[in-house]
Predicted 3D model of a 246-nucleotide part of an RNA (large-subunit ribosomal RNA, domain VI) from Candidatus Sarmatiella mevalonica. The source organism's lineage runs through Bacteria, Pseudomonadati, Rickettsiales, Rickettsiaceae and Candidatus Sarmatiella. RNAcentral holds the full RNA, with entries from ENA. Rfam family: Bacterial large subunit ribosomal RNA.
Context: one part of a larger RNA
RNA sequence: UGUUGAAGCUUGAGAGGAUCUGUCUUUAGUACGAGAGGACCGAGAUGGACGUACCUAUGGUGUACCAGUUGUUGCGCCAGCAGCAUAGCUGGGUAGCUAAGUACGGACGGGAUAACUGCUGAAAGCAUCUAAGUAGGAAACCCACCUCAAAACUAGGCUUCGUAGAGCCGUGAUAGACUAUCACGUUGAUAGGCUGGGUGUGUAAGCGCGGUAACGCGUUGAGCUAACCAGUACUAAUAGCUCAUG
Numbered sequence: 001u002g003u004u005g006a007a008g009c010u011u012g013a014g015a016g017g018a019u020c021u022g023u024c025u026u027u028a029g030u031a032c033g034a035g036a037g038g039a040c041c042g043a044g045a046u047g048g049a050c051g052u053a054c055c056u057a058u059g060g061u062g063u064a065c066c067a068g069u070u071g072u073u074g075c076g077c078c079a080g081c082a083g084c085a086u087a088g089c090u091g092g093g094u095a096g097c098u099a100a101g102u103a104c105g106g107a108c109g110g111g112a113u114a115a116c117u118g119c120u121g122a123a124a125g126c127a128u129c130u131a132a133g134u135a136g137g138a139a140a141c142c143c144a145c146c147u148c149a150a151a152a153c154u155a156g157g158c159u160u161c162g163u164a165g166a167g168c169c170g171u172g173a174u175a176g177a178c179u180a181u182c183a184c185g186u187u188g189a190u191a192g193g194c195u196g197g198g199u200g201u202g203u204a205a206g207c208g209c210g211g212u213a214a215c216g217c218g219u220u221g222a223g224c225u226a227a228c229c230a231g232u233a234c235u236a237a238u239a240g241c242u243c244a245u246g
Base pairs, nucleotide, nucleotide: 005161006160007159008158009157010156014148015147016146017145020048021047022046023045024044025043026042032037050105051104052103053102054101058099059098060097061096065092066091067090068089069088070085071084072083073082074081075080109143110142111141116136117135118134119133165243166242167241168240169185170184171183172182173181190236191235192234193232194231195230196229197228200224201223206219207218208217209216210215
């Protein structure tokens, strides 16, 4: 752009993906076999590799969330802090992302067949699975399973509405290179802030007491706390404009 109003919900022509396999138990020490040995068929369990999704738990990361600490510079000094030194180094760690982690998958079944095995059966009084007819038979093929899909130009269908609706603009994230998608725009919890909670770190500062001091104890599981969960209009989503019809 088309599909010839809009929004929502769909059908599936067609396309893609997947298709793997071991071991153990049982049937059963049964069938078979002199014995040694040792099944088909069927039932169950548990693995490997691969794939998809996810982060409750186990871990990793987590460039500044918490703490410790070295050197040095600065804040006049002490105390307390800040800068720089790979994030200075070290010990932990929320969300997110993630695997080595968690969950799930290959199935069941059907159709038509291959090699092959048959039935009936002539040509060819016999024989013959084949010539007419007919039954089986594989991880391959077609379905079945998962995903996409009406740009399938035969451009489909259904419901509602009927100037319906869409966009611009703004706040954002379950989305993201941009775009798009999705949520919201005061009839509002969309983001920030604030409050509460959670999580993490591990007992802040100040003061008091003890000790010559280093330091210890108390106040105190304190203080601080990113991306998490709620609540709350304090801030910003104001006001508005354009297209769509003939």